Transfer RNA from Roridomyces roridus, 72 nucleotides, folded computationally. It matches the Rfam family "tRNA". From the family's description: Transfer RNA (tRNA) molecules are approximately 80 nucleotides in length. The sequence is in RNAcentral, with records from ENA. NCBI's taxonomy places the organism under Eukaryota, Opisthokonta, Dikarya, Marasmiineae, Roridomyces.
[in-house]
RNA sequence: GGCUGCCUAGUGUAACGGUCAUCACAUCAGAUUCUGAUUCUGGGGACCCCGGUUCGACUCCGGGGGCGGCCU
Numbered sequence: 001g002g003c004u005g006c007c008u009a010g011u012g013u014a015a016c017g018g019u020c021a022u023c024a025c026a027u028c029a030g031a032u033u034c035u036g037a038u039u040c041u042g043g044g045g046a047c048c049c050c051g052g053u054u055c056g057a058c059u060c061c062g063g064g065g066g067c068g069g070c071c072u
Base pairs, nucleotide, nucleotide: 001071002070003069004068005067006066007065010025011024012023018055027043028042029041030040031039048064049063050062051061052060
């Protein structure tokens, strides 16, 4: 330099173009307990950035950024 995959809560993940963006772990609060652990209930927390298409974009298109693979 060329080709190619990926980017979503703290971490790992799901999401035909259409209500509130899913789930698990973690975290916080409560219940349980003599205390702790376990278990149960509940809460907060995320779409890499800019632009375009569309009535409507996490999703499609263009550019940028970051991470990885292959080739040279």